[in-house]
Molecule: c-di-GMP-I-GGC riboswitch aptamer
Organism: Candidatus Accumulibacter necessarius
RNA sequence: ACUGAAAAAGGCAAACCCGUCGAAAGACGGGGACGCAAAGUCACCGGUCUAAAGGAAGCGGAAUUCGUGCCGUUUCCAAGGAUGGCGGGGCCGCCAGGC
Numbered sequence: 001a002c003u004g005a006a007a008a009a010g011g012c013a014a015a016c017c018c019g020u021c022g023a024a025a026g027a028c029g030g031g032g033a034c035g036c037a038a039a040g041u042c043a044c045c046g047g048u049c050u051a052a053a054g055g056a057a058g059c060g061g062a063a064u065u066c067g068u069g070c071c072g073u074u075u076c077c078a079a080g081g082a083u084g085g086c087g088g089g090g091c092c093g094c095c096a097g098g099c
Stems, first nucleotide, its partner, number of pairs: 002097003011036002016031006034085001040091003044088003047083004054077008063068001
């Protein structure tokens, strides 16, 4: 470097419930175990989710110096955010097998 059938030492913890944070996606802590051989770690590439920034369009409203901007609302795009328990990649590592 390779493999994860069996075993041992151990590890992590989905859904759900409670609390806190967040606009949301979601995160953190406690309980709890569906699962996991990297379910350790890094948002680098892609995907997905979200989008309080910004932009575009539709509709409605009031204003108007008729040029237009303003307010409300809906849809789309999207800075940014989230996800490693979505795929790829980087780094590191326990046990066993086997050479």